[in-house]
RNA sequence: GCCGAGAUAGCUCAAUUGGCAGAGCAACUGUUUUGUAAACAGUAGGUUGUGGGUUCGAGUCCCUCUCUCGGCU
Numbered sequence: 001g002c003c004g005a006g007a008u009a010g011c012u013c014a015a016u017u018g019g020c021a022g023a024g025c026a027a028c029u030g031u032u033u034u035g036u037a038a039a040c041a042g043u044a045g046g047u048u049g050u051g052g053g054u055u056c057g058a059g060u061c062c063c064u065c066u067c068u069c070g071g072c073u
Base pairs, nucleotide, nucleotide: 001072002071003070004069005068006067007066010025011024012023013022019056027043028042029041030040031039049065051063052062053061
């Protein structure tokens, strides 16, 4: 230099053909317990890597850039 995959909650990851952004763990609150843990119930947490474009509507499609991983030379 070229090719491919990826970037979404604190962490690991989903999100179907473009149509309300979710789960588990972690955190917090409550119930239970003499107390802690566990269990159960609930709450909060998001500029979907950056910047543009298409569209009534974009995590998803197109372009640019940044970063990570792998391959080729």

The RNA shown here (transfer RNA) has 73 nucleotides and comes from a Parcubacteria group bacterium. The prediction has a mean pLDDT of 80. Rfam family: tRNA. It is annotated as a transfer RNA.